This is a predicted structure of a 76-nucleotide RNA (transfer RNA) from a bacterium. Its mean pLDDT, the model's own confidence on a scale to 100, is 81. Rfam family: tRNA. Gene Ontology term of the family: triplet codon-amino acid adaptor activity.
[in-house]
RNA sequence: GUGGGUGUAGCUCAGUCGGUAGAGCACUGGUUUGUGGUACCAGAAGUCGCGGGUUCAAGCCCCGUCACCCACCCCA
Numbered sequence: 001g002u003g004g005g006u007g008u009a010g011c012u013c014a015g016u017c018g019g020u021a022g023a024g025c026a027c028u029g030g031u032u033u034g035u036g037g038u039a040c041c042a043g044a045a046g047u048c049g050c051g052g053g054u055u056c057a058a059g060c061c062c063c064g065u066c067a068c069c070c071a072c073c074c075c076a
Stems, first nucleotide, its partner, number of pairs: 001072007010025004019056001027043005049065005
């Protein structure tokens, strides 16, 4: 350089035909317990990598771009 893949909550990941974003763990508070853990209840946490476009409506479609991973090519 060429091609492909990934990017969504603190972490690991879902997200159907485009219809307004979720789970587990972790965290916070409460109940339980002599304390802790376990268990149970509740809660907080998101510019969906970034910018633009299409659309009444975009995590999802289109274009550009950034980071990381894989393969290939070139030079040494």